[in-house]
């Protein structure tokens, strides 16, 4: 220098053919207990790496950039 993959909640990860974003763990509250742990119920937490483009509508499609991993030279 070229090619490919990954980037979504605090962490690990889903997200179909473009239709307005979820799970587990963690955290907070409540219930249960003499109390703790465990268990059950509920809540909060996200401009989907960044900047543009296409579209009525983009996490999803297109372009550039950044970071990480791998391959070739």
């Nucleotide at each position: 220098g070229c090619c490919g993959c990954u980037u979504u909640a605090g962490c690990u990860c889903a997200g179909u053919u473009g239709g307005u974003a979820g799970a587990g763990c963690a955290u907070c509250g409540c219930a249960u207990u003499c109390g703790u742990a465990a268990u059950g119920c509920g809540g909060g937490g996200g401009u989907c790496g960044c900047a543009g483009g296409u579209u009525c509508g983009a996490g999803u499609c297109c372009u550039g950039c950044a970071a990480g991993c791998g391959g070739c030279a």

Predicted 3D model of a 73-nucleotide RNA (transfer RNA) from Sphingomonas horti.
Rfam family: tRNA. Its family is annotated with triplet codon-amino acid adaptor activity in the Gene Ontology. The family's RNA type in Rfam is transfer RNA.
The prediction has a mean pLDDT of 83.
NCBI's taxonomy places the organism under Bacteria, Alphaproteobacteria, Sphingomonadales, Sphingomonadaceae, Sphingomonas.